Glycine riboswitch aptamer from Neobacillus terrae, 88 nucleotides, folded computationally.

RNA sequence: AUGAUGAUAAGGGGAGAGACUACAUUAAGUAGCGCCGAAGGAGCAAGCAUUCCGUGAAUCUCUCAGGCAAAAGUACUCUUGUUGGACG
Numbered sequence: 001a002u003g004a005u006g007a008u009a010a011g012g013g014g015a016g017a018g019a020c021u022a023c024a025u026u027a028a029g030u031a032g033c034g035c036c037g038a039a040g041g042a043g044c045a046a047g048c049a050u051u052c053c054g055u056g057a058a059u060c061u062c063u064c065a066g067g068c069a070a071a072a073g074u075a076c077u078c079u080u081g082u083u084g085g086a087c088g
Stems, first nucleotide, its partner, number of pairs: 006083008018033001020032004034068003040064001041062003047055002
């Protein structure tokens, strides 16, 4: 002194599915039925390794959790800052 992958903070963008029914004057709560998948969680292929049956991804699958007016939140993504230090 160039400043990659990554991590983190702030701001922006960010889908889906019943303002269902009953008790409850709305929302929230409880129960029932119907749905959604992009918080989280779980499972698996090829391949690798094979002594042991291991490792093995997701926006795929499941729906435990979460969600189904608005609000909030959301994987992911952009910008900026901080950290970090691959490479040169």
Overview: It was read from a public genome assembly, where an Rfam model found it. The source organism's lineage runs through Bacteria, Bacilli, Caryophanales, Bacillaceae and Neobacillus. Model confidence (mean pLDDT): 78 of 100.